[in-house]
RNA sequence: AGUGAACGCUGGCGGCGUGGAUUAUGCAUGCAAGUCGCGCGAUCCUUGUUGGAUUUUUACUGGGAGUGCUUGCACAAAGGUAAAAAACCGACGCGGGAUAGCGGCAAACGGGUGAGUAACGCGUGAGCAACUUUCCCUUAAGACAGACAUAGCUUCGUGAAAACGGAGGUAAUUUCUGAUAGUACCUUAUUAUCGCAUGGUGAUGAGGUUAAAGGUGGGGAUCCUUUUAGGACCUGCCGUUUAAGGAUGGGCUCGCGUCCUAUCAGCUUGUUGGUGAGGUAACGGCUCACCAAGGCAUUUGACGGGUAGCUGGUCUGAGAGGAUGGUCAGCCACACUGGGACUGAGACACUGCCCAGACUCCUACGGGAGGCUGCAGUCGAGAAUCUUUAGCAAUGGACGAAAGUCUGACUAUGCGACGCCGCGUGAGGGAUGAAGGCCUUCGGGUUGUAAACCUCUUUUGACAGGAAAGAAACUCUUAUUGUUAAUAGCAAUAAGACUGACGGUACCUGUUGAAUAAGCCACGGCCAACUCCGUGCCAGCAGCCGCGGUAAUACGGAGGUGGCGAGCGUUACUCGGAAUUAUUGGGUGUAAAGGGCAGGUAGGCGGUCUUUCAAGUGAGAGGUGAAAUUUCCCGUUUCAAGCGGGAAACUGCCUUUCAAACUGUAAGACUUGAGGAUGGAAGAGGGAAAUGGAAUUCCCGGUGUAAGGGUGAAAUCUGUAGAUAUCGGGAAGAACACCAGUGGCGAAGGCGAUUUCCUGGUCCAUCUCUGACGUUGAACUGCGAAAGCUAGGGGAGCGAACAGAAUUAGAUACUCUGGUAGUCCUAGCUGUAAACGAUGAGCACUAGGCGUUGGUCCUUCAUUGGGUCAGUGCCGUAGCUAACGCGUUAAGUGCUCCACCUGGGGACUACGGUCGCAAGGCUAAAACUCAAAGGAAUUGACGGGGACCCGCACAAGCGGUGGAACAUGUGGUUUAAUUCGAUGCUACGCGAAGAACCUCACCAGGGCUUGACAUGUAAGCAGCAGUGAACUGAAAGGGAAUCGACCUGUCAAGUCAGGAACUUACACAGGUGCUGCAUGGCUGUCGUCAGCUCGUGUCGUGAGAUGUUGGGUUAAGUCCCGCAACGAGCGCAACCAUCGCUCUUAGUUGCUAAUUUAUUAUCCUUCGGGAUAAUAAAAGCACUCUAAGAGGACUGCUUGGGAUAACCAGGAGGAAGGUGGAGAUGACGUCAAGUCAGUACGGCCCUUAUGCCCUGGGCCACACACGUGUUACAAUGGUCGAUACAAAGGGUUGCCAACCCGUAGGGGGGAGCUAAUCCCAAAAAAUCGACCUCAGUUCGGAUUGGAGUCUGCAAUUCGACUCCAUGAAGCUGGAAUCGCUAGUAAUGGGAGAUCAGCACGCUCCCGUGAUACGUUCCCGGGUCUUGUACACACCGCCCGUCAAGCGAUGGGAGCCGGGGGUACCCGAAGCC
Repeated sequence: AGUGAACGCUGGCGGCGUGGAUUAUGCAUGCAAGUCGCGCGAUCCUUGUUGGAUUUUUACUGGGAGUGCUUGCACAAAGGUAAAAAACCGACGCGGGAUAGCGGCAAACGGGUGAGUAACGCGUGAGCAACUUUCCCUUAAGACAGACAUAGCUUCGUGAAAACGGAGGUAAUUUCUGAUAGUACCUUAUUAUCGCAUGGUGAUGAGGUUAAAGGUGGGGAUCCUUUUAGGACCUGCCGUUUAAGGAUGGGCUCGCGUCCUAUCAGCUUGUUGGUGAGGUAACGGCUCACCAAGGCAUUUGACGGGUAGCUGGUCUGAGAGGAUGGUCAGCCACACUGGGACUGAGACACUGCCCAGACUCCUACGGGAGGCUGCAGUCGAGAAUCUUUAGCAAUGGACGAAAGUCUGACUAUGCGACGCCGCGUGAGGGAUGAAGGCCUUCGGGUUGUAAACCUCUUUUGACAGGAAAGAAACUCUUAUUGUUAAUAGCAAUAAGACUGACGGUACCUGUUGAAUAAGCCACGGCCAACUCCGUGCCAGCAGCCGCGGUAAUACGGAGGUGGCGAGCGUUACUCGGAAUUAUUGGGUGUAAAGGGCAGGUAGGCGGUCUUUCAAGUGAGAGGUGAAAUUUCCCGUUUCAAGCGGGAAACUGCCUUUCAAACUGUAAGACUUGAGGAUGGAAGAGGGAAAUGGAAUUCCCGGUGUAAGGGUGAAAUCUGUAGAUAUCGGGAAGAACACCAGUGGCGAAGGCGAUUUCCUGGUCCAUCUCUGACGUUGAACUGCGAAAGCUAGGGGAGCGAACAGAAUUAGAUACUCUGGUAGUCCUAGCUGUAAACGAUGAGCACUAGGCGUUGGUCCUUCAUUGGGUCAGUGCCGUAGCUAACGCGUUAAGUGCUCCACCUGGGGACUACGGUCGCAAGGCUAAAACUCAAAGGAAUUGACGGGGACCCGCACAAGCGGUGGAACAUGUGGUUUAAUUCGAUGCUACGCGAAGAACCUCACCAGGGCUUGACAUGUAAGCAGCAGUGAACUGAAAGGGAAUCGACCUGUCAAGUCAGGAACUUACACAGGUGCUGCAUGGCUGUCGUCAGCUCGUGUCGUGAGAUGUUGGGUUAAGUCCCGCAACGAGCGCAACCAUCGCUCUUAGUUGCUAAUUUAUUAUCCUUCGGGAUAAUAAAAGCACUCUAAGAGGACUGCUUGGGAUAACCAGGAGGAAGGUGGAGAUGACGUCAAGUCAGUACGGCCCUUAUGCCCUGGGCCACACACGUGUUACAAUGGUCGAUACAAAGGGUUGCCAACCCGUAGGGGGGAGCUAAUCCCAAAAAAUCGACCUCAGUUCGGAUUGGAGUCUGCAAUUCGACUCCAUGAAGCUGGAAUCGCUAGUAAUGGGAGAUCAGCACGCUCCCGUGAUACGUUCCCGGGUCUUGUACACACCGCCCGUCAAGCGAUGGGAGCCGGGGGUACCCGAAGCC
């Protein structure tokens, strides 16, 4: 894009088309093929004339039979005449109408369907010298004479019916016989001419055979008669016979084209051909007899199987193609299923016949009837397909002389949005941008000029009026002309008349009134169009990707938007996109794909030159290529769809003429392809035979003694019956070290000791011969590693299976000890391999360089150097490639041929075939299932891969934890509650730098509801707000005596107004309620690891790479060198503060060396005093210290190493040496890491409660488990006594001195201190001395009892401390595990925060003061490299069984059905 569509939602009108695609299933009912009386006999009706007899009525006449009785009155039949009427029977008219039968024509067309058919069925083009053709046209000739029947009809009979039979008689354009007859047919003779083989077409003779039907009009010149008239005769029309020609239709034959399947490879006996006969319209095995044994197919696909009507066309596509064959048109086939013939011009016949079968119906059970795949219609099946309509008015058909009749063909109509096309559902104005809806950042936005409203219009609809075209013929009437003897008749022309189903329809006009008329789908991307709500991996969506697990543009709804619009979506199918079967127009090293290799048949392709022909090829011409369709132009429906006219086209096939370059054919020639010859060369090429040494094992003998062997370690095993080892001798089999080489040979598999024989191929040189002999290669044939099989040998070593020993959770393995087939030989089979260069063969062309093997030429002293041919390798240019890579040995550029591929799995499979002894090989599917599978490369991550490096990572040490008691945290358990969070490292002395109340979030109970707190609006508000004594209560709360206001303005005034406050009401407050997976901020961790990136450039198709890699070096991506990179940023380092050294400055509250003074003590003394020490003061700032500023360290100097560099090692100097120590500082990022309970914040939730207040309880529970600590287990110790040395802090709600009391905790006391001044404050380990003497102790201190102190409203749950008493576990801790590298570990004490009180925790401070060879291993990390099927990234991915359920396929004892073949049996109708 399309459709004969269907389904869902919706639906106003018209035009033109179209509509049983499934059950070629079954059918009720009606209709669909009749017509002709101008072929025939008969019958019926009717009409005119006429005749007959009958009946009735009327009139006249006649009569008085007879009846009634009142006996003389009434009624009155039969008969006769005339007229009329009725029905009946005849005749006549060349009146009219109808029609059962005979006869003619039609019924073989038209209409339906697509079952069958893979075929001369269809299409196309030819042929028939092998044929036919009713009706029609033209031409020629004719139609004479007779005869026998039969239906109808009559009658009889059978039967339920359908129907049938017997007898009698009858007609024809029925049938038959005879005549005539030719250019018909047959036989035969002569001859002309033509062709395409048989032969065709003519001409001239002779002989023979076959025909016919009448009907209906007109005329009255001549003749006849039965004289109204008819016949002969003349004339018209229709019909008839024969023959020729035409036209049309048909039959037959042939070339080409026409689906899938080789898992169908051989088929065939009337089969193939011949002769003869029969048969046909006609050729022919079409049929038959006989003869021969052929025929088809061999890949151009026979035979078989499956599917299918074919075509013009239709859909799609740029085209080439692909798919399809509904409507319309051409052909074919079929008519309930199968068979058969008859009639006929034509059938083996849709609404004919016969037979068989199935089915349905009728039946008296004996028999009969039927065939919608005609038009309508019905049942059924189905997703699904229409009116049991009107009319022959038109077009067409049958019959007829015609009128006409018939026609479900056809024309119309109805139904269906099934399709195409057209029209409408209103148009213009209209902003306060109304209301409502939806959204919102609450401002607004949007729906939206949309509506309302105003002004118009009236297509459509409704009603009314008018009103077509489709109709022209035939026929009839009249007139004229022609024909004719003719004013009949007939023909032609002209005029008039007649004929409409649709239908009072199309169309036109008027009236009315915006009036009657819009939906469907979508809105994550592809793909135009976005928000809210609901839902919460549910419900659902989905074409693919995918969406949904509490903020869904993807589900459902709404608003809005987009698209199309009387439709819109969905489903199904076809083509396209798809170069995804590739002719146009693909591939095969690794993605699917080169056959294991060769020889070679058919086939394909093929070197140079000359000539020939014209098959291919090219050009011209002719025929055909139906119409419709398609395209273009024109016209017509108001337009369009539609319809009409014209042109072009139909790319094809056939015939014919020309050309001769190329391909081809034929002929001739050539040498360059190919091959041969001659002379050389190398080689694990093949086969056979012979020979050799080393090694191994075994056997014999000697020596010799206890082990050997084997492994990661062992054991099984061998050995005292003498092994292993060693020496000598012997036997056997297999394989051939070194040489040996990306060296050689071979087609591949493959080939390796030496020698001999046989033998294949290759290369070089000569340029000698042949003269295209070539190449490729389905089918076929041969070769073909290892394993395996058969038969016979052989068997040393090795060694599947097997046995044992180990290993292991197991170990049907890896390792070990044995060991059978096998490995070896001979003869066969098998026919496969990662049979690989994963690269088919051949030829040609297209840069090089470096090796190597074999020949040859030139050259050189020289295998020196160079050239050339043939091999074999590496690197590489152009080019190619998705990339990797290939690259004269192509995967480059071309040509030729073969093989193979077309998503993954199923499946190197099943079935079938074939080969094989078997194992198995070759060939080779489908169901089903998935949305991928795969290649190459990239970045990461990972590895029980590699290289290098680092880290208390290991190692070397020290001290711990794990064992005990206690403290503390967690889990668990318990509980009314034991609030919450943190959970590997990176939770667990963590949030918490301090839970008795408070904190507090938890529980129980008691209370409050605009609230404990904030803002706003409205109203109220003087004994108001506030204060709150009694009383009540656990408290909160209730209660209310007393007292009793503030600010501003006003003012005589608590007088008024306002504010604040309060009360009430409404908005709202409040929430430690949820979501850290909606968030901000902050934090942890990798990790103080050395990394993480960018710009420009360059490389790559790209992801990406380069830089950042490499060589060194460093703590460091630190630095140096190199380099398609050059630079830069965040990190590193440095800058900052602190400690260590020096200097300067400054000295109070700090310091005191020297000096002076004073006091005290000791010693000496000449007794004057002196010395020493301490304290105090003066004085001073030297020192210490304090706190501000400078200096100092930079690999600066030096030796060596190193690339002379960076840097490293050592040294000097220095307080300090290679970042001096220790801090702060944490790149890009990772872990949805942690925190909504620190604060903030989106969304959700609660609102007399999840908010707020209060009392009490709980967070402190306790069979248990874990983490972190404290104290110990003792003598490096404990106790007691004595005596030294710090730093850093804190202090007014505070630190608290001296002194006094108490055993102590503490109490009293009050000096000093807002601090370098006073206080906390004693430092403790250490040192000295004494005791304890190895013990559950003078260790250890838990637990418990008693008595107290302190803080605080309050120490019961539940504080700390003191004293007395008590005196538990514990004697150094299993597996495992932690910290630490220097002033560090360890050990000893001090201080601070929090804090009323409470530390074994935390954070700071000082004292004493240890070990490291080194980087193999464990853990973690960094860089480079490698592999990867991982990318949620190894805690990855992934394989197989099993369990349960479902699906599919195969098998399956069997059972059932269908199709085909072969053999045989029964056998209807019918034909010969």
A computed fold for a 1472-nucleotide RNA from an uncultured organism, annotated as small-subunit ribosomal RNA.
The RNAcentral record of the sequence draws on Greengenes.